Predicted 3D model of a 345-nucleotide RNA (Bacterial RNase P class A) from a Bacteroidales bacterium. A source record names the gene rnpB. The source organism's lineage runs through Bacteria, Pseudomonadati, Bacteroidota, Bacteroidia and Bacteroidales. It matches the Rfam family "Bacterial RNase P class A". Its family is annotated with dimeric ribonuclease P complex, tRNA processing and ribonuclease P activity in the Gene Ontology. It is annotated as a ribozyme. The coordinates come from a structure-prediction model, not an experiment, and the mean pLDDT is 75.
RNA sequence: AAGGCGGGACAUUCCGUCGCCUCCCGAAAGGGGGGAGGAAAGUCCGGACAGCACAGGGCGCCUCCCUGCGGAAAGCGCAGAAGGGAGUAAUCUUUUGGUCGGCGUAACAGAAAACAACCGCCUCACCGGGCAGAAAUGCCUUUGAGGUAAGGGUGAAAACGCGAGGCAAGAGCUCACGACCGGCGUCGGCGACGCCGCCGGGGUACGCUCCGGAGGGCUGCAAGACCAAAUAUACCGGCAGAUGAGGGCUGCCCGCCCGAUGCCGGGGGGUAGGUUGCAUCAGAUAAAUGACGGAAGCCCGGCCCGCGCCGGGAACAGAAUUCGGCUUACCGUCCCGCCUUUUUU
Numbered sequence: 001a002a003g004g005c006g007g008g009a010c011a012u013u014c015c016g017u018c019g020c021c022u023c024c025c026g027a028a029a030g031g032g033g034g035g036a037g038g039a040a041a042g043u044c045c046g047g048a049c050a051g052c053a054c055a056g057g058g059c060g061c062c063u064c065c066c067u068g069c070g071g072a073a074a075g076c077g078c079a080g081a082a083g084g085g086a087g088u089a090a091u092c093u094u095u096u097g098g099u100c101g102g103c104g105u106a107a108c109a110g111a112a113a114a115c116a117a118c119c120g121c122c123u124c125a126c127c128g129g130g131c132a133g134a135a136a137u138g139c140c141u142u143u144g145a146g147g148u149a150a151g152g153g154u155g156a157a158a159a160c161g162c163g164a165g166g167c168a169a170g171a172g173c174u175c176a177c178g179a180c181c182g183g184c185g186u187c188g189g190c191g192a193c194g195c196c197g198c199c200g201g202g203g204u205a206c207g208c209u210c211c212g213g214a215g216g217g218c219u220g221c222a223a224g225a226c227c228a229a230a231u232a233u234a235c236c237g238g239c240a241g242a243u244g245a246g247g248g249c250u251g252c253c254c255g256c257c258c259g260a261u262g263c264c265g266g267g268g269g270g271u272a273g274g275u276u277g278c279a280u281c282a283g284a285u286a287a288a289u290g291a292c293g294g295a296a297g298c299c300c301g302g303c304c305c306g307c308g309c310c311g312g313g314a315a316c317a318g319a320a321u322u323c324g325g326c327u328u329a330c331c332g333u334c335c336c337g338c339c340u341u342u343u344u345u
Stems, first nucleotide, its partner, number of pairs: 001341010012296007020035006037316001041327002044325005049220004061216005066080005081096006097211002101209006118152002120148006128141005160178002163175003180201006187194002224276004233268001235266006246258004298313006
């Protein structure tokens, strides 16, 4: 210098004019203070707070699961462990309690995917055939019965690797070394675990069941609390009423018809609505936080040796009870640490 990895910060500032929401002062005119974000977002986790439910215990159900620390808790953070994957590397990513028993799956291909014989290799039997040979016999072969996981072939994966012994041929069948799994011990680490040594083991992987540990009531501020019209009305009191209250025909009177309630006051619950919940100077009846002009700075492009000039750009987004997280969106700029390659000293 170029490319890359990890982390962090910012994502405009100032002035003028006119507005919006809210609080304070003032009789008024007016004056003064405050007014979005790193994610306010998705509403995905966990709290506060509120209502309902709830003696105590057990079973069941649901969620989570390597270790340590932090945290009220969290599908939370930080630091680490082991296995797998990507990268030359810095680094990134993914998985994670236990496994005695039971069950399921392992596509396609392949004989076979968990009690493996298709070819091959080996043994035996029988009949026939062929070849060699004077003969005895030997070799090859069809068929059948068995043995065999060395070799071939299929596959993502074929029942530890490799060498020697062994065998009819073979095989952890046996042995050495190595890998893996389990146990014990020394040392290191708070721990997961690591190093070394010794002993033991041999049908794999994944999932479910099972076992162990930790946690978990339900609903959400449209929760809930308070105040409270109009209309109807439980209940209480008063008055009128079959000597006709009241109603229908009607605007009124008469008349005709129906025939037991009507009026006034008190009163509780509930509805509309309001207040509160609701803020540490944003804050609500769906919701203000803006617009224009100027200056400075930033980024990109063009002209240009340069000074400078011209043109363009500034994202994602918009609080609604509140707090801790996670996830997602984002024009760009800057800072810190590290890696690789090349060059120079």